[in-house]
RNA sequence: CGCCGAACCCGCGCGCAGGCGCGGGGCGGGGGACCCAGAAGGGAUUCAGGGGCGAACCUCCCCAGGGAGGCGCGCAAGCUCUUUCAGCGCGAGCCCGUCAGCUAACCCCGCAGGCGUGCGAAAGAGA
Numbered sequence: 001c002g003c004c005g006a007a008c009c010c011g012c013g014c015g016c017a018g019g020c021g022c023g024g025g026g027c028g029g030g031g032g033a034c035c036c037a038g039a040a041g042g043g044a045u046u047c048a049g050g051g052g053c054g055a056a057c058c059u060c061c062c063c064a065g066g067g068a069g070g071c072g073c074g075c076a077a078g079c080u081c082u083u084u085c086a087g088c089g090c091g092a093g094c095c096c097g098u099c100a101g102c103u104a105a106c107c108c109c110g111c112a113g114g115c116g117u118g119c120g121a122a123a124g125a126g127a
Base pairs, nucleotide, nucleotide: 001116002115003114004113008025009024010023011022012021013020014019026111027110028109029108030107031106036101049099050096051095052094053093057070058069059068060067061066071091072090073089074088075087079126080125081124082123083122084121085120
């Protein structure tokens, strides 16, 4: 100076400083009515319950390590956004704790962490 991501901006106070605290705006996520959806009787068995954030899913093959296809996501060269083709990369991880469909009012939570790209081709819009 850029990239992934919601994970940014501003103000005030304290401190020698590193930094700490508070407030405002903004961004993101969850819970939560009517209506809708769903469910509805009896018994037995099973544990492999169910749910959330995220692109991180489905199917097949297999030597079960991996691979392929579909699909999803990401990628500085005048700035921003959208679309197509090409190229490259990713498809992980974490959380709730037996519980949650949608959901107005209302309530609660987060603003981390990790990286180093391009010098490919077109179209449109905005500033």